[in-house]
Model confidence (mean pLDDT): 84 of 100. Predicted 3D model of a 471-nucleotide part of an RNA (small-subunit ribosomal RNA, 3' major domain) from an uncultured organism. The RNAcentral record of the full RNA draws on ENA, Greengenes and SILVA.
Context: one part of a larger RNA
């Protein structure tokens, strides 16, 4: 000097309280232990693993397994000998790589290009060590800490500065003060939203005249919106509290007020945390195999336990019908309009769009009309048969969907236990990456839209003290 205490003071944080939905029970999704298995590839394993590496395992992926083949190799550079074309097509044989045969076949004057074949260096390893690294990442924690020069003080580790009195989201700020400066943090500079200007009006937009099935045309630059550049919020003004500070409370105006609200930003360091299976990399091991090609299965198994999630258990509901309102996105190997065929999934068309122009697109919940009458039910919808659609070389292991039929469990959940303070929770459709096809996951978008007095514990974290036989 620290760390640690069921030691003590001060303060915070959806930490508690108060709430409002939820998980634990049901069904099925998913991962992950376990069992199994010829394999069930392999990493993650308390907070910090478990819809987490995987933004998408039927073949590829792939790294597991079994079986066939290969061994200068699937891939790269050189050398040396050799042959002369490769490439490409057909046929036989085979799960297939892949073999044979057979057709066709070179440039250049040379050198030499090219390609195949022997030999030799060398390739290769999703093999092993993440406790030999680098890169990256997770957590404490977006918490308010870390630290340094010089000057003091101590014989020394070491203090001091950082502590003390306010005050703050904040080592933020004032005042004091053996310290007086300074760094990495905080704040601020960034980007997004809220209000208004100013420039600009096409694909955007229509108030005024016209005109139409229709912003459809002519027009218009007002208005929305869209792109630029600006203004605007500073405790800047009034009153109070306070030490004449800092700063706190109320207020005025204002579209916003005290950090407006959202993100991006992540200090020294902690956990020999994670990752050698992204990539790079030391040592090891491998080299007729732990490397490479190729068929087929395996990652999808299934007495069973967790872990995340959908979808119910109803009347604030289900069903039918009729009508409204979005925002952010994708899109030429793509997105597909109207029309027609089908009950449907989708099939047939074939306009337009490289997009503010066209398309995906249908918002749904609201709302309005009816039915249902509290039942295992017009709830719920898994399971199972049958019949089909698309994708794709190919849906049997093992795809999604669609339609008829069938209709389980489940009446709201013990012990515990999770998330949430405003456009937040609930709740409601949308859209995107990955992608041939597969999404109840993941990342965005917006509709409707709530409940809250307080710091005694309870969990974590700050700072001061204070014990210690702990480093």
């Nucleotide at each position: 000097u620290g760390a640690c205490g069921g030691g003590g003071g001060c303060c915070c944080g959806c930490a508690c309280a108060a709430g409002c939905g939820g998980u634990g029970g049901a069904g099925c999704a998913u991962g992950u232990g376990g069992u199994u298995u010829a394999a069930u590839u392999c990493g993650a394993u308390g907070a910090u693993a478990c819809g987490c590496g995987a933004a998408g395992a039927a073949c590829c992926u792939c790294a597991c397994c079994u079986g066939g083949g290969u061994u200068u190799g699937a891939c790269a550079u050189g050398c040396a000998g050799u042959a002369g074309a490769c490439a490409g097509g057909u046929g036989u044989a085979g799960a297939g790589a892949u073999a044979c045969a057979c057709c066709c076949u070179c440039c250049g004057a040379a050198a030499g290009g090219c390609u195949g074949c022997u030999g030799c260096a060398c390739a290769g390893g999703u093999g092993c060590u993440g406790c030999a690294u680098g890169g990256u990442u997770g957590u404490c924690g977006u918490c308010a800490g870390c630290u340094c020069g010089u000057g003091u003080c101590g014989u020394g580790a070491g203090a001091u500065g950082u502590u003390g009195g306010g005050u703050u989201a904040a080592g933020u700020c004032c005042c004091g003060c053996a310290a007086c400066g300074a760094g990495c943090g905080c704040a601020a500079c960034c980007c997004c939203u809220a209000c208004c200007g100013u420039g600009u009006g096409u694909u955007a937009c229509c108030a005024u005249c016209a005109u139409u099935a229709a912003g459809u045309u002519g027009g218009g630059g007002a208005c929305u919106c869209g792109c630029a550049c600006g203004g605007a919020a500073c405790u800047g003004c009034c009153g109070g509290u306070g030490a004449c500070a800092a700063a706190c409370c109320g207020g005025a105006g204002g579209a916003a007020g005290g950090u407006g609200g959202g993100g991006a930003u992540g200090a020294c360091g902690u956990c020999a945390a994670a990752u050698c299976c992204u990539c790079a990399u030391g040592g090891c091991c491998u080299u007729u195999a732990u490397g490479u090609c190729c068929a087929g299965g395996g990652c999808u198994a299934c007495a069973c336990a967790c872990g995340u999630g959908c979808u119910a258990c109803a009347a604030u509901g289900g069903c039918c019908g009729a009508c409204a309102c979005a925002a952010a996105g994708g899109g030429u190997u793509g997105c597909c309009a109207a029309c027609c065929c089908g009950c449907a999934a989708g099939g047939g068309g074939g306009a337009g769009c490289u997009a503010a122009u066209c398309c995906c697109a249908a918002a749904a919940a609201a709302u309005c009309g009816g039915u249902c009458c509290c039942a295992g039910u017009u709830c719920g919808a898994a399971u199972u048969g049958g019949a089909g659609u698309c994708u794709g070389c190919a849906a049997c292991u093992c795809g999604a969907c669609u339609c008829c039929a069938u209709g389980a469990a489940g009446u709201c959940g013990g012990a515990a236990u999770c998330g949430c303070u405003a456009g937040u929770a609930a709740u409601c459709g949308c859209g995107g990456a990955u992608c041939a096809g597969c999404a109840u996951g993941c990342c965005g978008c917006g509709g409707u839209g709530a409940u809250a007095c307080g710091u005694u514990c309870c969990c974590g974290g700050g700072c001061c003290u204070u014990g210690u036989a702990c480093a």